Predicted 3D model of a 74-nucleotide RNA (transfer RNA) from Paractinoplanes ferrugineus. The RNAcentral record of the sequence draws on Rfam. Rfam family: tRNA. Its family is annotated with triplet codon-amino acid adaptor activity in the Gene Ontology. It is annotated as a transfer RNA.
[in-house]
């Protein structure tokens, strides 16, 4: 250089054939329990989905360039 593939919460991941509430798990904060810890119950914060542009009444989701990381090639 080329080619593929990821990019959603702090952290590791799922969603959606484009549409009416954006989600687990572990982690964080408060409560119960405890004699106090773990463990365990119940409750809450916290993302506008990597960015810009485009199709479209609508785009996290489809298209196109970039930009990170991750393989493969040369």
């Nucleotide at each position: 250089c080329c080619u593929g593939g990821u990019g959603u919460a702090g952290c590791u991941c799922a969603g959606u054939c484009g549409g009416u509430g954006a989600g687990a798990g572990c982690g964080c904060c408060g409560c119960c329990c405890u004699g106090a810890u773990a463990a365990g119950g119940c409750g809450g914060a916290g993302g506008c989905c990597c960015g810009c542009g485009g199709u479209u009444c609508g785009a996290u989701u489809c298209c196109g360039c970039g930009c990170a990381c991750c393989a493969g090639g040369a």